[in-house]
Context: one part of a larger RNA
RNA sequence: CCUUCGUUAAGGAACUAGGCAAACUGGCUCCGUAACUUCGGAAUAAGGAGCGCCCCGGUAAUGGCGUGGGAUUAAAAGACCACGACGUGAAAGGGCCGCAGUGAAAUGGGGAUCGUGACUGUUUAACAAAAACUUAGGGCUCUGCUGAAAUCGCAAGAUGACGUAUAGGGCCUGAUGCCUGCCCGGUGCUGGAAGGUCAAGGGGAGGGGUUAGCCGUAAGGCGAAGCUUCGAACUUAAGCCCCAGUAAACGGCGGCGGUAACUAUAACCGUCCUAAGGUAGCGAAAUUCCUUGUCGGGUAAGUUCCGACCUGCACGAAUGGCAUAACAAAGAUCCCGCUGUCUCAACGAAGGGCUCG
Numbered sequence: 001c002c003u004u005c006g007u008u009a010a011g012g013a014a015c016u017a018g019g020c021a022a023a024c025u026g027g028c029u030c031c032g033u034a035a036c037u038u039c040g041g042a043a044u045a046a047g048g049a050g051c052g053c054c055c056c057g058g059u060a061a062u063g064g065c066g067u068g069g070g071a072u073u074a075a076a077a078g079a080c081c082a083c084g085a086c087g088u089g090a091a092a093g094g095g096c097c098g099c100a101g102u103g104a105a106a107u108g109g110g111g112a113u114c115g116u117g118a119c120u121g122u123u124u125a126a127c128a129a130a131a132a133c134u135u136a137g138g139g140c141u142c143u144g145c146u147g148a149a150a151u152c153g154c155a156a157g158a159u160g161a162c163g164u165a166u167a168g169g170g171c172c173u174g175a176u177g178c179c180u181g182c183c184c185g186g187u188g189c190u191g192g193a194a195g196g197u198c199a200a201g202g203g204g205a206g207g208g209g210u211u212a213g214c215c216g217u218a219a220g221g222c223g224a225a226g227c228u229u230c231g232a233a234c235u236u237a238a239g240c241c242c243c244a245g246u247a248a249a250c251g252g253c254g255g256c257g258g259u260a261a262c263u264a265u266a267a268c269c270g271u272c273c274u275a276a277g278g279u280a281g282c283g284a285a286a287u288u289c290c291u292u293g294u295c296g297g298g299u300a301a302g303u304u305c306c307g308a309c310c311u312g313c314a315c316g317a318a319u320g321g322c323a324u325a326a327c328a329a330a331g332a333u334c335c336c337g338c339u340g341u342c343u344c345a346a347c348g349a350a351g352g353g354c355u356c357g
Stems, first nucleotide, its partner, number of pairs: 001352008010343002014341001019338001027051005036041001038175001052096004061088003065084005097101001109336006116328002121133002137173007150159003176323004181253003186250002188246005195241003201235002206230005213222003254272005281315001282312001293309005
């Protein structure tokens, strides 16, 4: 010097990103206990007092059991009273000792406010336990059952389910309370069928190839049937176009100009655009760039924190909005207590390191 411990004057978070670590607290009995609250809690809230041994005394009291009595009753049982053995077993008072009596050890530090998530639970085996996942509750949607929908499989078959819409599947939200506004133009889904478009198929107008034959001196030309090939009209499903519905489906929810008798602001007016222009509630927020916004509180001093304001760069209603008791090894701020975290270090113990063997 390192590791693990113990103690420390005065101060007591000045340390530090942050009280990280350590310290304080701690058991039992009694007293006492706030806001808030879903009336259950919060709560061991907080905050206090006592605690050993001896005597009184295994006393007072008390539990079931046994025996006896007993108002009552037809008779009993039970209530009640007394006694007995067994079990549990104080308080008050008196006395004794020590620095110290839960004499060692095990054994909550506490409080105030806020954000988030309701809660118990689950998770990144081996850097993340959380505000993430789940959850009860809410909603939308599919499914009527000889094979439900959905899923696995080429199939047979199986799960769903030996279930049957108070059931089963998918998706979203996430206890509870108060609520959940406007937009169906786009995309999706559902429904519709008049018209447009439209595949294979059907259909076969018309054309081509070939050639018996005919014409021609020849070169060549015409050319029936058959075979073959191309092929127009017409016909023809779903889909798409189209017409409606639907947002707890995916999603979306404006701009400019002017105006009131101080100023400022604009209830008001005009205008453009849109499918419709953000309602309630909340708001510098886990969201605010400018920004350490401004004001108030807390501090001697506060980029954090709490309460307001609203100019919301870029909150907002089941991609849920706003509140919320209880809960949280989680996040933010403050206070009390406590301490070697620190001012500022010291001493001690054990084991290493180092030297020698």
Notes: A computed fold for a 357-nucleotide part of an RNA from an Elusimicrobiales bacterium, annotated as large-subunit ribosomal RNA, domain IV. The coordinates come from a structure-prediction model, not an experiment, and the mean pLDDT is 86. The sequence was found in a public genome assembly. Rfam family: Bacterial large subunit ribosomal RNA. Its family is annotated with structural constituent of ribosome and ribosome in the Gene Ontology. The organism belongs to Elusimicrobiales, within Bacteria.